RNA sequence: AUCGGUAUAGCUCAAAGGUAGAGCGGGCGUCUGUUAAACGCCUGAUCCUGGUUCGAGUCCCGGUACCGGUG
Numbered sequence: 001a002u003c004g005g006u007a008u009a010g011c012u013c014a015a016a017g018g019u020a021g022a023g024c025g026g027g028c029g030u031c032u033g034u035u036a037a038a039c040g041c042c043u044g045a046u047c048c049u050g051g052u053u054c055g056a057g058u059c060c061c062g063g064u065a066c067c068g069g070u071g
Stems, first nucleotide, its partner, number of pairs: 001070007010024004018054001025043006047063002050060002
């Protein structure tokens, strides 16, 4: 330089254009003589900027970061 991939919650990952979820974590509570465990509730996210669409995490243009291939 060029080609491909990845980017979603504190972490690990889902989500065929139609309400953004799970596990772990964190907070509160129930239970227990205490702690742990268990159970219930809560918490918190779409890398950035435009476009398409009634509707975009998802499709398109351009960027950024990281990983890999080629040179």
Transfer RNA from a Planctomycetota bacterium, 71 nucleotides, folded computationally. Its Rfam family is "tRNA". Rfam describes the family as follows. Transfer RNA (tRNA) molecules are approximately 80 nucleotides in length.